Fluoride riboswitch aptamer (crcB RNA motif) from Candidatus Methanoperedens sp., 61 nucleotides, folded computationally. The prediction has a mean pLDDT of 75. Taxonomically the source falls in Candidatus Methanoperedens (Archaea, Methanobacteriota, Methanomicrobia, Candidatus Methanoperedentaceae).
[in-house]
RNA sequence: ACAGAAACAGGCGAUGGAGUUCGCCUUUAACCGCUUGAUAGCUGAUAACUCCUACCAAUCA
Numbered sequence: 001a002c003a004g005a006a007a008c009a010g011g012c013g014a015u016g017g018a019g020u021u022c023g024c025c026u027u028u029a030a031c032c033g034c035u036u037g038a039u040a041g042c043u044g045a046u047a048a049c050u051c052c053u054a055c056c057a058a059u060c061a
Stems, first nucleotide, its partner, number of pairs: 009026005016052006033042003
């Protein structure tokens, strides 16, 4: 100098909880949706998948 192995943190990904995976950030950070000049309006509980809860729509009892 190169290669391999082992051990060891936290936070975040537009509204809740859990599991898995991925990505990002190192606290002066990651992140904090979209449209309109303004008034105002629209989508979604996921970054992705699955389950639960809340909300919305339809049908049946």
Its Rfam family is "Fluoride riboswitch aptamer (crcB RNA motif)". The family has 289 seed sequences and 2,293 matches in Rfam 15.1.